Glycine riboswitch aptamer from a mouse gut metagenome, 102 nucleotides, folded computationally. The model forms 89% of the base pairs in the Rfam consensus.
RNA sequence: UUUCUCAAGAGAGAGCUAUCGUAUAUAGCCGCCGAAGAGGCAAACCGAAUAUGUGAGGUGAACGCAUACAAGGCGAAACUUUCAGGCAAAAGGACGGGGAAA
Numbered sequence: 001u002u003u004c005u006c007a008a009g010a011g012a013g014a015g016c017u018a019u020c021g022u023a024u025a026u027a028g029c030c031g032c033c034g035a036a037g038a039g040g041c042a043a044a045c046c047g048a049a050u051a052u053g054u055g056a057g058g059u060g061a062a063c064g065c066a067u068a069c070a071a072g073g074c075g076a077a078a079c080u081u082u083c084a085g086g087c088a089a090a091a092g093g094a095c096g097g098g099g100a101a102a
Stems, first nucleotide, its partner, number of pairs: 001102006013030001015029005031087003037083001038081003045073002050068006
C1' cells in the first nucleotide's frame, strides 16, 4: 500500500400525484443533502511563442545562454458540481482506529 474483518460513523421530505394486487413497486412533479463512486481547480513545477540582454566571428539573420512575459501542460482536499448516490428504521456510508493476510 491492497484485500478481508470488527466496532464507531454525519447531512437532507416515512413529500405530492397517478397506476394498483394498497405498496419497502413503477412513472411523473416539487423541495433538499454530500461522506460510496465520478467530474472541476490553486500554488508549486514544466513550458511554445514573443521581447530584451549576452556569447564566437566584421554586421545582421540563425544558433546557444540568461532574464521578463506567457498560450498551454500537469495539478490535491472534508473546497466545488450534484452526473451517480442519498433524505423514518434497516441497508449503505468518507476519514480515522483494532485484528488478519499478501